Notes: Predicted 3D model of a 350-nucleotide part of an RNA (small-subunit ribosomal RNA, central domain) from an uncultured prokaryote. Its mean pLDDT, the model's own confidence on a scale to 100, is 90. It matches the Rfam family "Bacterial small subunit ribosomal RNA". Its family is annotated with ribosome and structural constituent of ribosome in the Gene Ontology.
Context: one part of a larger RNA
RNA sequence: CUGGGCGUAAAGCGUGCGUAGGCGGCUUAGCAAGUUGGGAGUGAAAGCCCGAGGCUCAACCUCGGAAUUGCUUCCAAAACUGCUGAGCUAGAGUAUGGUAGAGGAGAGUGGAAUUCCCGGUGUAGCGGUGAAAUGCGUAGAUAUCGGGAGGAACAUCAGUGGCGAAGGCGACUUUCUGGAACAAUACUGACGCUGAGGUACGAAAGCGUGGGGAGCAAACAGGAUUAGAUACCCUGGUAGUCCACGCCCUAAACGAUGUCAACUAGCCGUUGGGGGAAUUUAAUCCUUUAGUGGCGCAGCUAACGCGUUAAGUUGACCGCCUGGGGAGUACGGCCGCAAGGCUAAAACUC
Numbered sequence: 001c002u003g004g005g006c007g008u009a010a011a012g013c014g015u016g017c018g019u020a021g022g023c024g025g026c027u028u029a030g031c032a033a034g035u036u037g038g039g040a041g042u043g044a045a046a047g048c049c050c051g052a053g054g055c056u057c058a059a060c061c062u063c064g065g066a067a068u069u070g071c072u073u074c075c076a077a078a079a080c081u082g083c084u085g086a087g088c089u090a091g092a093g094u095a096u097g098g099u100a101g102a103g104g105a106g107a108g109u110g111g112a113a114u115u116c117c118c119g120g121u122g123u124a125g126c127g128g129u130g131a132a133a134u135g136c137g138u139a140g141a142u143a144u145c146g147g148g149a150g151g152a153a154c155a156u157c158a159g160u161g162g163c164g165a166a167g168g169c170g171a172c173u174u175u176c177u178g179g180a181a182c183a184a185u186a187c188u189g190a191c192g193c194u195g196a197g198g199u200a201c202g203a204a205a206g207c208g209u210g211g212g213g214a215g216c217a218a219a220c221a222g223g224a225u226u227a228g229a230u231a232c233c234c235u236g237g238u239a240g241u242c243c244a245c246g247c248c249c250u251a252a253a254c255g256a257u258g259u260c261a262a263c264u265a266g267c268c269g270u271u272g273g274g275g276g277a278a279u280u281u282a283a284u285c286c287u288u289u290a291g292u293g294g295c296g297c298a299g300c301u302a303a304c305g306c307g308u309u310a311a312g313u314u315g316a317c318c319g320c321c322u323g324g325g326g327a328g329u330a331c332g333g334c335c336g337c338a339a340g341g342c343u344a345a346a347a348c349u350c
Base pairs, nucleotide, nucleotide: 004321005320006319007304008303012318014201015200016199017198021194022193023192025088026087027086028085029084030083031082033081034080035077036076037075038074039073040072041071042070049065050064051063052062053061054060091191092188093187094186095185096184097182099180103177104176105175106174107173108172109171110154115149116148117147118146119145120144121143125136126135162169163168206247207246208245209244210243211242215241216240220236221235222234223233258317259316260315261314262313263312266295267294268293269292270291271290272289273288274287275286276285277284299306300305323350324349325348332343333342334341335340
């Protein structure tokens, strides 16, 4: 090198975009690099292998052949790959039309609730728990009514509903903006797929600077519980949670399932679009298309299960695995303000 694998046993990069590379639709003409056939040269001898012969046999030796799977060159072929030219429309894309959507960014606005402040009513408790206590309250709390301030989150609608590559996205209005599906035509004419490096995005926590701070709440303090209680419960409470800008780059970043394409029974729901039937509209039914769920045939699977949204049958490309611990650690390198991240062993041991 040849192999077997990656939902749960070790193994799919968190996700996109994309460079090199790999791979690539249909028709036709040419070339002949790959490819195929043939010729020539070379591929030393010995050895190996086959046949024959010589030592009484054998080892050994002699002769002939084969092999030397290769390289060089010439001739030929033109199916396939490649290259060049011409063309096509089924892949891919563009335009037109209306459509659905918590897709993204900015600005503004709203109501409910919590807290705090001011004022009124009002009086002895409130709060909290398994029970309590710490705590708050006669300097008038809790409760209740009116007014005000401020921050954060948006009940119902709400749905295995929708959108997004993933992370993720949920009040309303508006501005800017990305993508998608559908229908019918027109256009471009393979413009495609994947993608080592690279690059961008990337929950929460954390970090830097400056704001903000209602509620919640690591740390911390107190009260309980307990043998103890550095906890679980309670009363408080600071970072943080929020905003702007800049970092960090991790996750059970999960469908624990890479991306793309083709093929392979069905049945039932649901979302968006189209067509049709009936109907006054709506409700309803049939059909088609793109999503999103439940079940299930064949097949697959160690089983569980998967099953046109495949883990079935195949192809293209990338990533990854190779007994447990040591260890996702040490060392080195790169990145980071730091925390740390990425890359990544060995001794030893079972």